[in-house]
Context: one part of a larger RNA
């Protein structure tokens, strides 16, 4: 140093129980009637842990379906026990019921899953006690009540706390980018608080246009990386319009008038009215059609939670198995897919396609009941049409716009209108002219998330894919906050190797079972470093 043959290792090859990404449809809140979230126990004894279900009614009841076997699973046996055509055990679902303790936790009080304690009622006891069942917190409403006080009493009034993403407001970095850094940026981002919902939110013109008009919001595409904004750097960046998804428009406050109060200023209540080619009040007509997004009920329909029925292939042959081959058939409104000893339309489950629900549940539809709502002239004398508001000044903030020639929006200080001959907009401001009506409130739906089921992948195939295909938020580390793994494959079926030998054993020869044991429970395949043996080569 070669080459064999074995070990050790787990590449690699297949595979795939689990992952990731989507489409469609559907569905979305829980809680003091005690939640989310655990403790602790029950599920049959040998049985410990783990998952899962479920609560001292832990094997519970009604109704439906199925159903011949069950006694959760890991996990096989043995003993026990239920149930076998039904008065139907067990599973399946569908509405009930029970539902320890701890936890908002709420009778106190605690080192969570424990301790104490009062008080009504009931049971035992002569009694003192013990049980049992209720109930007892604090804040906000509303009622009453008196001794008016930091007071009682009472409410089947409300709240609290919990939730991945997703929503809205508040408060609001910095790392970084500008190749340094200060305006800028990142970014109104993360974080942290408050709140709410199955969605928020925003919505019914004091709104765009621009001389032509539109006609509430909110989403997508366009407009456009345009206008523009920017130590004119880095960067940041609209808006109309136009195409589309959706589609819906309503209520109050005031004039006024009527009722009742009153502290004589007004006030409660009903009626009325809600609009900008001004509207209402006001005068004078007419009239119960029509219309609703309200709440309850009834028919109907399809639908969702549990099902059912569901076509056709044989024989040789290779093989350890036939779904391969050959060689005759055959179903098909099923030729998706998965499973069976290799690759099945006719072997199983299933798939096209038909059917089904006693009971909850959501939907259109139709309709009853009941609640709300609800024209039209006309005069234009007079009244009303949302004030500490518009608006101005300083001084922030928001608008794509960094005070900037800066309009519009929001508002801490101060000032402070007009009211229909009014008012605000129309990116500086006047003027003309066009356009709309602030300073009260409510509104489905397109749209965000995220959970089921059903499919889908020029996704991933165990160092990939979720941190987790296994006991995984598990083991382990950490006082805690928190960090956080490795780990998947005998065979078709255990047929898991009886008996012999050898060892104390452990292994390990036979022998059997297997298509195979160099497929032996460290097991498919079984690379390479690495390590032995054997034979060789060689100074």
């Nucleotide at each position: 140093c070669c080459a064999u043959u074995g070990g050790u290792g787990g590449a690699u090859g297949c595979c795939u129980u689990g992952g990731c990404a989507g489409u469609u449809u559907g569905a979305g809140c829980c809680g003091a009637a005690g939640a989310a979230g655990g403790a602790c126990g029950u599920g049959u004894g040998c049985u410990c842990g783990a998952g899962c279900a479920c609560g001292a009614u832990a094997u519970c009841a009604a109704c439906g379906g199925u159903a011949a076997g069950u006694c959760c699973u890991u996990a096989a046996g043995c003993a026990g026990a239920c149930a076998u055509u039904a008065u139907c055990a067990g599973c399946c679902g569908u509405u009930g019921g029970u539902u320890u303790c701890c936890g908002a936790a709420u009778g106190g009080a605690g080192u969570a899953a424990u301790c104490c304690c009062g008080g009504u009622u009931g049971u035992a006891g002569c009694a003192a006690u013990a049980c049992a069942a209720c109930u007892g917190a604090u804040c906000c409403c509303g009622a009453c009540c008196c001794u008016u006080g930091u007071g009682g009493u009472c409410g089947a009034g409300g709240a609290g706390g919990g939730g991945a993403a997703c929503c809205u407001g508040g408060u609001g970095a910095a790392c970084u980018g500008a190749a340094a850094c200060a305006u800028c940026u990142a970014a109104g981002u993360a974080a942290c608080c408050a709140g709410a919902g199955g969605a928020a939110u925003a919505u019914a013109a004091a709104u765009c246009a621009u001389a032509c008009g539109a006609g509430a919001u909110u989403c997508c595409g366009u407009c456009a990386g345009u206008a523009g904004c920017g130590g004119c750097g880095a960067g940041c960046g609209a808006a109309a319009u136009c195409g589309g998804a959706a589609g819906a428009g309503u209520c109050u406050a005031a004039a006024c008038c009527a009722u009742g109060a009153u502290u004589u200023a007004u006030c409660a209540u009903g009626g009325g009215g809600u609009u900008g080619c001004g509207g209402g009040a006001c005068c004078a007509c007419a009239g119960u059609a029509g219309g609703g997004a309200g709440u309850a009920g009834u028919a109907c329909a399809a639908c969702g939670u549990a099902g059912a029925a569901a076509a056709a292939u044989g024989u040789u042959u290779u093989g350890g198995a036939a779904a391969g081959a050959a060689c005759a058939g055959c179903c098909a409104u099923a030729g998706a897919a998965a499973g069976u000893g290799a690759c099945a339309g006719c072997c199983u489950u299933g798939u096209a396609u038909u059917c089904g629900a006693a009971a909850c549940g959501a939907u259109g539809u139709a309709u009853u009941a009941c609640c709300c709502u609800g024209g039209u002239g006309g005069a234009u004398u007079u009244c009303c049409c949302a004030a500490g508001u518009a608006c101005c000044a300083c001084g922030a903030g928001g608008c794509a716009c960094g005070g900037c020639a800066a309009a519009c929006c929001u508002u801490g200080u101060g000032g402070g209108a007009a009211g229909c001959a009014g008012g605000g907009u129309c990116g500086g401001u006047c003027a003309c002219g066009a356009u709309c009506c602030a300073a009260g409130a409510c509104u489905a739906a397109a749209u965000a998330c995220u959970c089921a089921a059903a499919c889908u992948g020029a996704c991933c195939g165990a160092u990939a894919g979720u941190g987790a295909a296994c006991u995984a938020g598990u083991a382990c580390c950490g006082u805690g906050a928190g960090g956080g793994a490795a780990a998947g494959g005998c065979g078709a079926a255990a047929a898991g190797a009886a008996c012999c030998c050898c060892g104390c054993a452990a292994g390990g020869g036979g022998a059997g079972u297997g298509a195979a044991a160099u497929a032996g429970a460290u097991a498919c395949u079984g690379a390479a470093a690495c390590c032995a043996a054997u034979g060789g080569c060689u100074a």